[in-house]
RNA sequence: GGGCAGUUAGCUUAGUCUGGUCCAAAGCAGUCGACUCAUAAUCGAUUCACCGCUGGUUCGAAUCCAGCACUGCCCA
Numbered sequence: 001g002g003g004c005a006g007u008u009a010g011c012u013u014a015g016u017c018u019g020g021u022c023c024a025a026a027g028c029a030g031u032c033g034a035c036u037c038a039u040a041a042u043c044g045a046u047u048c049a050c051c052g053c054u055g056g057u058u059c060g061a062a063u064c065c066a067g068c069a070c071u072g073c074c075c076a
C1' cells in the first nucleotide's frame, strides 16, 4: 500500500439481511428491597447506549451510500 470483518449500556451480545414513527432488547454487573441468625442462591423494583465520527439519500436512518478514525485477520 491492497482486501475482508468489526465498532450498539460498565462488560458480553441481539437488532442491520427486508429503513417505519411511541420508550433500541437480553444476560451479567451496580443500587434499593424481600427472604435468611447471617452469607450465598432466589425473587421484586430500579440505574446506564442521541448505536465510533462527519456528511449524503429519504417523508423517515442503529439499519442504505461516501469519507475518515480505531480494532482484528489475510496479502504484498
Base pairs, nucleotide, nucleotide: 001075002074003073004072005071006070007069010028011027012026013025020059029047030046031045032044033043034042052068053067054066055065056064
Predicted 3D model of a 76-nucleotide RNA (transfer RNA) from a Planctomycetota bacterium. RNAcentral holds the sequence, with entries from ENA. It matches the Rfam family "tRNA". The family's RNA type in Rfam is transfer RNA.